Model confidence (mean pLDDT): 85 of 100. Small-subunit ribosomal RNA, 5' domain from an uncultured prokaryote, 505 nucleotides, folded computationally. The full RNA is in RNAcentral, with records from ENA.
Context: one part of a larger RNA
RNA sequence: AACGCUAGCGGCAUGCCUCAAACAUGCAAGUCGUACGCGAAAGGAGCUUCGGCUCCGAGUAGAGUGGCGCACGGGUGCGUAACACGUAGCUAACGUACCCUUUCGCUGGGGAUAACGCCGGGAAACCGGAGUUAAUACCGAAUGAUCUGAUAGUGCCUGCGGGUGUCUAUCGGUAAAGCCGUAAGGCGCGAAAGGAUCGGGCUGCGUCCUAUUAGUUUGUUGGUGGGGUAAUGGCCUACCAAGACUUCGAUAGGUAGCUGGUCUGAGAGGAUGAUCAGCCACACUGGAACUGGAACACGGUCCAGACUCCCACGGGAGGCAGCAGUUGGGAAUAUUGGACAAUGGGGGGAACCCUGAUCCAGCAAUCCCGCGUGAGUGAUGAAGGCCUUAGGGUCGUAAAGCUCUUUCAACAGGGAAGGAAAUCUAUCUGACGUUACCUACAGAAGAAGCACCGGCAAACUCCGUGCCAGCAGCCGCGGUAAUACGGAGGGUGCAAGCGUUGUUC
Numbered sequence: 001a002a003c004g005c006u007a008g009c010g011g012c013a014u015g016c017c018u019c020a021a022a023c024a025u026g027c028a029a030g031u032c033g034u035a036c037g038c039g040a041a042a043g044g045a046g047c048u049u050c051g052g053c054u055c056c057g058a059g060u061a062g063a064g065u066g067g068c069g070c071a072c073g074g075g076u077g078c079g080u081a082a083c084a085c086g087u088a089g090c091u092a093a094c095g096u097a098c099c100c101u102u103u104c105g106c107u108g109g110g111g112a113u114a115a116c117g118c119c120g121g122g123a124a125a126c127c128g129g130a131g132u133u134a135a136u137a138c139c140g141a142a143u144g145a146u147c148u149g150a151u152a153g154u155g156c157c158u159g160c161g162g163g164u165g166u167c168u169a170u171c172g173g174u175a176a177a178g179c180c181g182u183a184a185g186g187c188g189c190g191a192a193a194g195g196a197u198c199g200g201g202c203u204g205c206g207u208c209c210u211a212u213u214a215g216u217u218u219g220u221u222g223g224u225g226g227g228g229u230a231a232u233g234g235c236c237u238a239c240c241a242a243g244a245c246u247u248c249g250a251u252a253g254g255u256a257g258c259u260g261g262u263c264u265g266a267g268a269g270g271a272u273g274a275u276c277a278g279c280c281a282c283a284c285u286g287g288a289a290c291u292g293g294a295a296c297a298c299g300g301u302c303c304a305g306a307c308u309c310c311c312a313c314g315g316g317a318g319g320c321a322g323c324a325g326u327u328g329g330g331a332a333u334a335u336u337g338g339a340c341a342a343u344g345g346g347g348g349g350a351a352c353c354c355u356g357a358u359c360c361a362g363c364a365a366u367c368c369c370g371c372g373u374g375a376g377u378g379a380u381g382a383a384g385g386c387c388u389u390a391g392g393g394u395c396g397u398a399a400a401g402c403u404c405u406u407u408c409a410a411c412a413g414g415g416a417a418g419g420a421a422a423u424c425u426a427u428c429u430g431a432c433g434u435u436a437c438c439u440a441c442a443g444a445a446g447a448a449g450c451a452c453c454g455g456c457a458a459a460c461u462c463c464g465u466g467c468c469a470g471c472a473g474c475c476g477c478g479g480u481a482a483u484a485c486g487g488a489g490g491g492u493g494c495a496a497g498c499g500u501u502g503u504u505c
Base pairs, nucleotide, nucleotide: 001501002500003499004498005497008371009370010369011368013366014364015363016329021327022326023325025324026323027322030068031067032066035065036064038062043056044055045054046053047052075282076281077280085206086205087204088203089202090201091200094199095198099195100194101193102192103191104190105189107141109139110138116131118129119128120127121126147173148172149171150170151169152168153167154165155164156163157162178187179186180185208254209253210252215245216244217243220242221241222240223239224238225237226236227235257279258278259277260276261272262271263270264269284305285304286303287302288301307318308317309316310315335361337360338359339358343357344355345354346353347352374404375403376402377401384395385394386393387392408446412439413438414437418432449494450493451492452491453490454475455474456473460489461488462487463486464485470477471476
């Protein structure tokens, strides 16, 4: 963990281990008008020739261009025996948007395009044509270095391959964007240097089983030239050489995400990798690139495939291993809940918006912990049950009775902290919450089961049954006096749990 019987409360944690099976529905990534152009309607008011017009609504809703984010957060463990992971290092072979520090700049132009209106095609998804317009979108030009290319020289370091210098000279190349504000100023933009952070790459060592797998390999091993990358490298390519790995287990096959840890154990070890944290891999299956600082991208694009859906048969749409939820599978695993109040994240100057991350609530004795189901007194040892040698024994101070208490539950009233504010002041802001907690009232009142009792192993008698019915973890019980089967009384052990089964030590 599941199953059987049983069940009062609270706290804390956990909850598809099986089909990486298929998914209806809703939500899970947006935001910015302080980048830009456009721009409704309902409704109301006024006028009217009753056709309509004007004003407010409103520069609002809205879509579009553009910027940032969507590579985080969340899920799963298919694949992977590998530099995937762990640990210790290297990178003089590298990158880093946003953030911080410093320095220097932001001149002057141009042509488009979506939106929009018009026309057209299509069942739809959507698409086309000719017009029109803006920008922090796009493109030349200018200036320009401590950036970069070439040539020549030089200082320093060196593992002698090379690296490095705000060094010297000459010739080239390369940048920008504005917005808010009366202003001050603020937010931005470009280039360079440094930092921080996050990554890429390489290496030593460690990392399951099988030899009933013994040989494996041709971009294979190395070199040269070239390409490619942020960067080293057969990473790729042309040519050249014939190497490289292996009984210290190559290759092949099987199994498996790895770790911190977790369980167990006196330890050494053994088993394991749920929750939480770090890393990796994947996102219907397979492949590919685009954009971007970063992806070869879960809720992006393209192609192929399987499946499902729509269709006017021409063609289209989709991807829960996000949160809930459904079907199926299974012994088995929860709500189509609340809130952004807190913590954190994205956007924004801010107000604020978004956030199934998160915080909470719901369900489940699933685990662990705590509490209660009353306390004292009470012997005609009551009645009754069971046993009996028929005298009695036992259940048993147990009950009744008397005297108390009121935790928890129930009911009523009150009622938090979590709440912090980074430009300043004031103010506002709690889902949980009918909460926790406190007080009052009533009354023992509402609250005990499960397994076992032959030995192992704590706990014994009677009746029924008669190798039958049955029990059983092992030994073994049962064929007429069964402490072993079934029932009863009594007892033992645990206790809101107790047993059984499974797994590990």